Notes
Model confidence (mean pLDDT): 84 of 100. A computed fold for a 468-nucleotide part of an RNA from an uncultured bacterium, annotated as small-subunit ribosomal RNA, 3' major domain.
Context: one part of a larger RNA
RNA sequence: UGACGGGGGCCCGCACAAGCAGCGGAGCGUGUGGUUUAAUUCGAUGCAAAGCGAAGAACCUUACCAGGGCUUGACAUGGCGGUGGUACCUCCCCGAAAGGGUGGGGGACCCGGGCAACCGGGAGCCGUCACAGAUGCUGCAUGGCUGUCGUCAGCUCGUGCCGUGAGGUGUUGGGUUAAGUCCCGCAACGAGCGCAACCCUCGUCGCUAGUUGCACUCUCUAGCGAGACUGCCCCUCAACAGGGGGAGGAAGGUGGGGAUGACGUCAAGUCAUCAUGGCUCUUACGCCCUGGGCUACACACACGCUACAAUGGCCGGGACAGAGGGUAGCCAAGCCGCGAGGCGGAGCCAAUCCCACAAACCCGGCCCCAGUGGGGAUUGCAGGCUGCAACCCGCCUGCAUGAACGCGGAGUUGCUAGUAACCGCAGGUCAGCACUACUGCGGUGAAUACGUUCCCGGGCCUUGUACA
Numbered sequence: 001u002g003a004c005g006g007g008g009g010c011c012c013g014c015a016c017a018a019g020c021a022g023c024g025g026a027g028c029g030u031g032u033g034g035u036u037u038a039a040u041u042c043g044a045u046g047c048a049a050a051g052c053g054a055a056g057a058a059c060c061u062u063a064c065c066a067g068g069g070c071u072u073g074a075c076a077u078g079g080c081g082g083u084g085g086u087a088c089c090u091c092c093c094c095g096a097a098a099g100g101g102u103g104g105g106g107g108a109c110c111c112g113g114g115c116a117a118c119c120g121g122g123a124g125c126c127g128u129c130a131c132a133g134a135u136g137c138u139g140c141a142u143g144g145c146u147g148u149c150g151u152c153a154g155c156u157c158g159u160g161c162c163g164u165g166a167g168g169u170g171u172u173g174g175g176u177u178a179a180g181u182c183c184c185g186c187a188a189c190g191a192g193c194g195c196a197a198c199c200c201u202c203g204u205c206g207c208u209a210g211u212u213g214c215a216c217u218c219u220c221u222a223g224c225g226a227g228a229c230u231g232c233c234c235c236u237c238a239a240c241a242g243g244g245g246g247a248g249g250a251a252g253g254u255g256g257g258g259a260u261g262a263c264g265u266c267a268a269g270u271c272a273u274c275a276u277g278g279c280u281c282u283u284a285c286g287c288c289c290u291g292g293g294c295u296a297c298a299c300a301c302a303c304g305c306u307a308c309a310a311u312g313g314c315c316g317g318g319a320c321a322g323a324g325g326g327u328a329g330c331c332a333a334g335c336c337g338c339g340a341g342g343c344g345g346a347g348c349c350a351a352u353c354c355c356a357c358a359a360a361c362c363c364g365g366c367c368c369c370a371g372u373g374g375g376g377a378u379u380g381c382a383g384g385c386u387g388c389a390a391c392c393c394g395c396c397u398g399c400a401u402g403a404a405c406g407c408g409g410a411g412u413u414g415c416u417a418g419u420a421a422c423c424g425c426a427g428g429u430c431a432g433c434a435c436u437a438c439u440g441c442g443g444u445g446a447a448u449a450c451g452u453u454c455c456c457g458g459g460c461c462u463u464g465u466a467c468a
Stems, first nucleotide, its partner, number of pairs: 001468002003465003007462007015452002019415005026306008034297002042053002064292007073131001077130007089105001092101003109122005133281002136279003142275002144270003147266001149264001154193006160169003173184003199258004204226007229252001232246005308408001312367007324355003329348002334343003374405001379400007421444007
């Protein structure tokens, strides 16, 4: 000087408390451990791994396994030699395919010369040699990127001053703030990275414009601008910074949300995005293919979905969004089918057309507390769709089947307002889909906070130390 203390003081944070909804019990989905396996590819492992890389594993992907096959190789550059009627197309044999082999046909892809035949060169192909190739190892050799403490309020520097020195001071103190924010004081005076502001967005108004709108105004769309600064008033405080209340205002005192992550810590994560040092393999640890596996299943954990019902379930009728996506695409009307879907073909490169009926909600009716008409797992049969192909291993529909489950032990998670909770909608990936995930969007819309003793994490000062 730090770190640490079941030392002290001060202060924060959904940290506790107050409150609401959950998880932990059930069934299922997904991930992981384990076990199994020819293989169940690899990585991630307290917080900060486990719906994570994966924003899409039937083949492909694919890195794994079995079997078959190829070697200058699926891919790049160069040297030498050959061919340059080649590339390519087609046929046959072995074969699951890749691959290999035999034979045949067709007068030419480019440049130059030449009237032309043709000649020279190149692309391409073959051989050979350098080499390619490796998701093989090392994230304890690395770059880049990322997580985390933590959006926490800190971390430092120059000069001066103090100290033999490590170092201190400044940055401590008194107030204050979300903040090392600001004020006052002070051997310090200044400065930098952080904080804040500048950026995006939502909320109010004005102006301009407009093939959206019945309509110039309005709504809307999108561009410019205004508006908020403790500016005004009262009280308070040290006359300060600030704090409490009020006016006006759409909005206050950082207005709500986002983006933004200091010096550093964890030899944190990633050699499998990529890049890269070293090491290793080179008729194989490279490459191609067929099939299988990544989807296994006595179990254990994590995160979710659906429930256990009457504030409900079912049937009929009625209403209201926002944000997105669409040409190898979205697909209307109409018709067929109980339905998934099929036929059909209009419109739309989209404020114009389509996806697209939002659902919870409201009205009427049935159910009458029952493992029930709650709940939908599981299983049988029949179908539909995508795709070369749904056996392993897709999604959907109809009929039948109807399991556990009667609110969950110890424990534990989220959330302070348009939030939680509940309700649906869209998107990316994508042929299809295992999406209950993730990222967004709107609809309905709460309860509670006395307080800081305690648990967890953190900041400042101080104290002890046999730790560094």